[in-house]
RNA sequence: AUGAGGGCAAAAGGAGAGAUUACCGCUAGACGGUAACGCCGAAGGAGUAAACCCGGGAGGGUGAAUCUCUCAGGCAAAAGGACUUUUGCAGGACG
Repeated sequence: AUGAGGGCAAAAGGAGAGAUUACCGCUAGACGGUAACGCCGAAGGAGUAAACCCGGGAGGGUGAAUCUCUCAGGCAAAAGGACUUUUGCAGGACG
């Protein structure tokens, strides 16, 4: 200073998929627990492409996502929710 990216806070938006079945409990509920089968991808977690590095080579290491997996989580509403936008605060990169 017409103050980048990133950070923090608030507000707004924000998808998918069984209110499945059986048994148990008592507070008798659109309740909780256990098991079974089916399913979802947007908390978190894991995998890897290019690229880079090591190696004579084979190969190894680092390595992104809304991709893949489905460990965890979720499958009425509510809650949660990646991410997006706006505002504010601190800060001070290039110039």
Molecule: Glycine riboswitch aptamer
Organism: Paenibacillus foliorum